[in-house]
Context: one part of a larger RNA
RNA sequence: GAUUGAACGCUGGCGGCAUGCCUAACACAUGCAAGUCGAACGGGGGUCGCGAGACCCUAGUGGUGGACGGGUGAGGAACGCGUAGGAAUCUACCCACGAGUGGGGGACAACCUGGGGAAACCCAGGCUAAUACCGCAUGAGCUCGGGAGAGGAAAGCGGGGGAUCGCAAGACCUCGCGCUAUUGGAGCGGCCGAUACCAGAUUAGGUAGUUGGUGGGGUAAAAGCCUACCAAGCCGACGAUCUGUAGCUGGUCUGAGAGGACGACCAGCCACACUGGGACUGAGACACGGCCCAGACUCCUACGGGAGGCAGCAGUGGGGAAUUUUGGACAAUGGGCGCAAGCCUGAUCCAGCCAUGCCGCGUGCGGGAAGAAGGCCUUCGGGUUGUAAACCGCUUUUGUCAGGGAAGAAAAGCUUUGGGCUAAUACCCCGAGAUCACGACGGUACCUGAAGAAUAAGCACCGGCUAACUACGUGCCAGCAGCCGCGGUAAUACGUAGGGUGCAAGCGUUAAUC
Repeated sequence: GAUUGAACGCUGGCGGCAUGCCUAACACAUGCAAGUCGAACGGGGGUCGCGAGACCCUAGUGGUGGACGGGUGAGGAACGCGUAGGAAUCUACCCACGAGUGGGGGACAACCUGGGGAAACCCAGGCUAAUACCGCAUGAGCUCGGGAGAGGAAAGCGGGGGAUCGCAAGACCUCGCGCUAUUGGAGCGGCCGAUACCAGAUUAGGUAGUUGGUGGGGUAAAAGCCUACCAAGCCGACGAUCUGUAGCUGGUCUGAGAGGACGACCAGCCACACUGGGACUGAGACACGGCCCAGACUCCUACGGGAGGCAGCAGUGGGGAAUUUUGGACAAUGGGCGCAAGCCUGAUCCAGCCAUGCCGCGUGCGGGAAGAAGGCCUUCGGGUUGUAAACCGCUUUUGUCAGGGAAGAAAAGCUUUGGGCUAAUACCCCGAGAUCACGACGGUACCUGAAGAAUAAGCACCGGCUAACUACGUGCCAGCAGCCGCGGUAAUACGUAGGGUGCAAGCGUUAAUC
């Protein structure tokens, strides 16, 4: 000099854009943060209706999503991360090509009845539906097998309709969404070797599933991944092992560079979710807001037994020099579910707080010498503050008030026109056109107008380094100080004042890096 997720002192007008628990991975009151689908299913309830029925809601079964998104950096010196590769693999949803979607069965919730419990909840009996569950059929270019051959699937729901059949429901046709098996793709993962990645030798030897083989097991998959037996290997001064420290990277800061230091925010990867362990479900987890066991802690209890996990967003206590609101909205972007309408979304978009940082603007402009008064200094002549003020004229950024006023909105959706699909001029769907409606921010940005200099300057320093000097007070005292050093009666170095210098809504100090 540059820099910072800074803090502290004094001071503080506005706006834009960013940032904001670095400490206790300490403990957490309260609310919210993952639901959704009635176009899978039975049941129950509500509103309207005389009724038929229409619409709405949903505890349960079922599907899908809760493995994403969000947080934190404790652990880990490791295939954890980075780089360039590899072969023995999985993949729900999505895309593409064809194939299939036939016929049956038995249950269990909800519900009803009875019972237990303070509660959490639980037990027994009985009824019932399905896209829940289980067989049968069929089946490949799928799986197994050397071959012969063997094994091996499915589910329906909704909209519309001319002829035909049917008492009706409907069959049937058609459209849409699904379902099953296989193949390929896309994207996401799992695995392997190479290489690079902090300090210590006051850590020199380490290793027994250890190193390799065979048989067996196991996984989606290679492998001592596991196991039995056999062999005795394997690593190490090119630093094994041990100890300490640490999330890694893109990058950030600094520097002419080489390098050094760092890894907040943003992005990629990893790890973790009260502590330790375990599996279940599932395409995917050994699962932050799932389950089980153990432990510590907290809470409820009728003492028999139960409940909980903010390193999600806010917020509280504590720790600390120190870090924000228990805000608004799903309008946009994105995500989950759904045919859709839509619902959910503390992701996100916004608003609030803080000069924490960067950037921009303002606190007025012109004239004005009797160089007023006052202050300070003085050689008592004067000098300086100083065009500074007063005074005259002007302007109105900002602030205040009033009026106007974008863009972020395009889709999906309603209504409608014509085209495709279709047996159909019907419905749905697809694609095209027109119209209407949808904004948290928001009293938005921005523009116009009104009044009025009106609402707006501090901080540090002035011995040298280093820009800027005098007076008084003090008297090795009180004090200053980054280094050199000032202060013991004339202190430009302490304190105050006047003056000056430098930065400026900031200025200094401290800490830290180069």
Background
Small-subunit ribosomal RNA, 5' domain from a metagenome, 514 nucleotides, folded computationally. The full RNA is in RNAcentral, with records from SILVA. Model confidence (mean pLDDT): 86 of 100.